Source information:
Guanidine-I riboswitch aptamer from Alkalilimnicola ehrlichii, 98 nucleotides, folded computationally. Taxonomically the source falls in Alkalilimnicola (Bacteria, Pseudomonadota, Gammaproteobacteria, Ectothiorhodospiraceae). Rfam family: Guanidine-I riboswitch aptamer. Rfam's curators write: This family represents a conserved RNA structure found upstream of the ykkC and yxkD genes in Bacillus subtilis and related genes in other bacteria. The function of this family is unclear although it has been suggested that it may function to switch on efflux pumps and detoxification systems in response to harmful environmental molecules.
[in-house]
RNA sequence: UAAAUGGGUGGCUAGGGUUCCGAUCCGCGACGCGGGUGCUGGUCCGAGAGCCGCCGACCUCCUCGGAGGUUACACGGAGGGACAAAAGCCCGGGAGAU
Numbered sequence: 001u002a003a004a005u006g007g008g009u010g011g012c013u014a015g016g017g018u019u020c021c022g023a024u025c026c027g028c029g030a031c032g033c034g035g036g037u038g039c040u041g042g043u044c045c046g047a048g049a050g051c052c053g054c055c056g057a058c059c060u061c062c063u064c065g066g067a068g069g070u071u072a073c074a075c076g077g078a079g080g081g082a083c084a085a086a087a088g089c090c091c092g093g094g095a096g097a098u
Base pairs, nucleotide, nucleotide: 007055008054009053010052011051012050015045016044020042021041022039023037024036025035026034027033028032056071057070058069059068060067061066073093075096079091080090081089
C1' cells in the first nucleotide's frame, strides 16, 4: 500500500400495539353472545448503534489433546412495509451528519 473477513443464533429487556385472554362500558334472544374502549396486565411483536450467553472467524502457545486472547467504534430524519396492529421490527451501519 492492497485484498479478504468483519458473521449467525438463543434468552431477556427498553419499547410496541390490540389477534386471543383479562378488565371495563353498552346491548341482547342472558352466566352466554355481540359490539366499543389500549385500559395496570397475561399471550403476541421486539433492538446495527441495549444486556447475558452459544456458535463461527482470526491470532498465540502446545504435552496433538487442548488452552488462552481478540471480535473494536457507532450521531441519524422523513417516508414506506409486514403481521391483528404498532414499534427502537424490516427497508437501514440506509438518506444525511461528523